[in-house]
RNA sequence: GCCAACUUAGCUCAACUGGUAGAGCAACGCACUUGUAAUGCGUAGGUUAUCGGUUCAAGUCCGAUAGUUGGCU
Numbered sequence: 001g002c003c004a005a006c007u008u009a010g011c012u013c014a015a016c017u018g019g020u021a022g023a024g025c026a027a028c029g030c031a032c033u034u035g036u037a038a039u040g041c042g043u044a045g046g047u048u049a050u051c052g053g054u055u056c057a058a059g060u061c062c063g064a065u066a067g068u069u070g071g072c073u
Base pairs, nucleotide, nucleotide: 001072002071003070004069005068006067007066010025011024012023013022019056027043028042029041030040031039049065050064051063052062053061
């Protein structure tokens, strides 16, 4: 330099070919316990990397940019 894949909650990942963004772990509260852990119930946490385009509607489709990983030279 060229090619490909990936980027969603603090972390690990879903969202089945466009139709209101979820789970586990972690955090916080309550219950239980003499106390802690464990367990149960609940709460909070997202500009879906950034910008633009298509569409009634975009995490999803298209383009550009940035980053990560891999391959080739």